Predicted 3D model of a 343-nucleotide RNA (Bacterial RNase P class A) from Gaiella sp. It is recorded under the gene name rnpB. The sequence is in RNAcentral, with records from ENA. Its Rfam family is "Bacterial RNase P class A". By type it is a ribozyme. Rfam links the family to the GO terms ribonuclease P activity, dimeric ribonuclease P complex and tRNA processing.

RNA sequence: GUGCAGGCCGGGUGGCCGCGGGCGGCUUCGGCCGUCCGAGGAAAGUCCGGACACCGCAGGGCAGGACGCUGGGGAAACCCCAGGCGGCGAAAGCCGACGGAAAGUGGAACAGAGAGGAGACCGCCGGUCGUACGACCGGUAAGGGUGAAAGGGUGGAGUAAGAGCCCACCAGCGGCCGUGGCGACACGGCCGGCUUGCCAAACCCCGUCCGGUGCAAGGCGAAGCAGGUCCCGCUGACGCGGCCCGCCGAGGGACCGGGUACGCCGCUCGAGCCUCCGGGAAACCGGCGGCCUAGAUGGAUGGCCAUCCACGACAAAAUCCGGCUUACAGGCCUGCUACGGAA
Numbered sequence: 001g002u003g004c005a006g007g008c009c010g011g012g013u014g015g016c017c018g019c020g021g022g023c024g025g026c027u028u029c030g031g032c033c034g035u036c037c038g039a040g041g042a043a044a045g046u047c048c049g050g051a052c053a054c055c056g057c058a059g060g061g062c063a064g065g066a067c068g069c070u071g072g073g074g075a076a077a078c079c080c081c082a083g084g085c086g087g088c089g090a091a092a093g094c095c096g097a098c099g100g101a102a103a104g105u106g107g108a109a110c111a112g113a114g115a116g117g118a119g120a121c122c123g124c125c126g127g128u129c130g131u132a133c134g135a136c137c138g139g140u141a142a143g144g145g146u147g148a149a150a151g152g153g154u155g156g157a158g159u160a161a162g163a164g165c166c167c168a169c170c171a172g173c174g175g176c177c178g179u180g181g182c183g184a185c186a187c188g189g190c191c192g193g194c195u196u197g198c199c200a201a202a203c204c205c206c207g208u209c210c211g212g213u214g215c216a217a218g219g220c221g222a223a224g225c226a227g228g229u230c231c232c233g234c235u236g237a238c239g240c241g242g243c244c245c246g247c248c249g250a251g252g253g254a255c256c257g258g259g260u261a262c263g264c265c266g267c268u269c270g271a272g273c274c275u276c277c278g279g280g281a282a283a284c285c286g287g288c289g290g291c292c293u294a295g296a297u298g299g300a301u302g303g304c305c306a307u308c309c310a311c312g313a314c315a316a317a318a319u320c321c322g323g324c325u326u327a328c329a330g331g332c333c334u335g336c337u338a339c340g341g342a343a
Stems, first nucleotide, its partner, number of pairs: 003336007011308007019038008040314001044325002047323005052214004059245004064210005069083005084098001085096004099205002104203002106199002121144002123140007152170005171195001173192008218265004227256006239247001272291003276287004
């Protein structure tokens, strides 16, 4: 100094006025006084996973959905860590669609004879006919052409001409063995048929996993009214996404009309945060100690002064956590890589 990886801050302090909550005291029950706390790293997106709550079927199955290399972490996750293989990069690093293409179906313009378990246009060889030119039959895939891609490569031997038909070496694939590794795999050796494109983030096959709905969940209390008509149902309705089986057992639904929308709980002590120590390569796990840090509901953070300074970016909780993705002015720290310089 280029590039890369990780982490942190993104306002603090004091005073005055004005807000929400907890605790304590007082109260004429209207409130008052004191004290403590009061938006985020993403609170955002609502993309994934859960905690919790409710539903006699959360009992079986189908449909449907998710995932797909190995090991570890974690409550789980399309998550995190490490590795393997493949790709990008000079490197540090970054990315990944990661089981199966002869189980089946399907897709790839044009050119070309032919684009998958495919194929004979030019050509080469042999035979018959024919004066030559040529025609027909058979063999061939080495040479040429078309194409992004034509089904192993080079050399030799062999052949009528050729071809892995055969041989040597190489590449690839399959099998066996050895070494290293928990493993995915890596390296090496031997044998073999000679060679069996691409796409499954196409349908699919294989394997593993998956109840549903959601804090407007759900529970308690108070207040208030007014029922009417019709349909279905014990020959079994309703029974928290769909269908089937099973189970249960009395209500269920449509329309017209009336009343209510209040208060409390859930509501914040958590798979919580911090220092240190131990284990581990890491993610993370364990231990001692310390801390309590918003709970609104017509929905709380504002205004002024002073000062330091980071000179204020993206931007405001609504049950709560773990992750992913997106946005972000400016500033700081650590490490690695390339280049340059110095010793």